[in-house]
Molecule: c-di-GMP-I riboswitch aptamer
Organism: bacterium MnTg04
């Protein structure tokens, strides 16, 4: 350093739900809670999914469509604590 992550340590994140504030919304942020998480740290490069102000179509019900979003849906980048079964 690299791999691994069983069993310690020493900590750390926070799902649902609430309540606030924000946004057309998806969803974010604080606060309160913990469902889990060895990256459940960062980052929108590529899949995927979610949403549709606004654009366009329409048989006026509706559809399509990201410039919006989700890193706690994968990949793939980078930085990282401990320990060696």
């Nucleotide at each position: 350093a690299a791999c691994u992550g069983a069993a310690a340590a020493a900590g750390g994140c926070a799902a649902a739900c609430c309540c606030g504030u924000u946004g057309a919304a998806a969803g974010a942020c604080g606060g309160g809670g913990a469902c889990g998480c060895a990256a459940a740290g960062c980052c929108a490069c590529c899949g995927a999914u979610c949403u549709a102000c606004g654009g366009g179509a329409a048989g006026c019900a509706u559809c399509c469509u990201a410039c919006g979003a989700u890193a706690g849906c994968g990949g793939g980048g980078u930085c990282g604590c401990c320990a060696g079964a």